c-di-GMP-I riboswitch aptamer, 78 nucleotides, folded computationally.
């Protein structure tokens, strides 16, 4: 050098619960908080699973990648 497994530094991210604000509602911003995370980073126009639905209509609208998946990837001892 390169792989495989993986301690340690640096950095990152933030689950419950909380306050505010949107949303019918699932949920999502924001602040606070750390339960965890090597992809807890991107993607929901293309896959599968959960969850919601006022209006709208009998099949249609939305949510979740911190379910499963795809892509794309830091540091680095014995």
């Nucleotide at each position: 050098u390169g792989g495989a497994c993986g301690a340690a530094c640096g950095g990152g991210c933030a689950a419950a619960c909380u306050c505010g604000c949107c949303g019918u509602a699932a949920g999502g911003c924001g602040g606070g908080g750390a339960c965890g995370c090597a992809a807890a980073a991107c993607u929901a126009u293309a896959g599968g699973g959960u969850c919601c639905u006022a209006a709208c209509g009998g099949g249609a609208g939305g949510a979740u990648a911190g379910c499963c998946a795809g892509u794309u990837g830091c540091c680095g001892a014995a």
Rfam family: c-di-GMP-I riboswitch aptamer. Gene Ontology term of the family: cyclic-di-GMP binding. Its mean pLDDT, the model's own confidence on a scale to 100, is 78.